[in-house]
Molecule: transfer RNA
Organism: Acidimicrobiales bacterium
RNA sequence: GCGGGUGUAGCUCAAUGGCAGAGUUUCAGGCUUCCAUCCUGAAGACGCGGGUUCGAUCCCCGUCACCCGCU
Repeated sequence: GCGGGUGUAGCUCAAUGGCAGAGUUUCAGGCUUCCAUCCUGAAGACGCGGGUUCGAUCCCCGUCACCCGCU
């Protein structure tokens, strides 16, 4: 330099163009003599900038970071 892949919650991962979910973590409450376990609830995210579309995590372009391969 070229090609490919990944980027979503503190962490690990989902999501056919139509209300962004789960596990775990944290916090609060319940249970318990107390702790743990268990139950209920809450908080918390689409790498960034544009474009297409009535509507974009999803499609297109650019860009950034990381990983793999080629030279």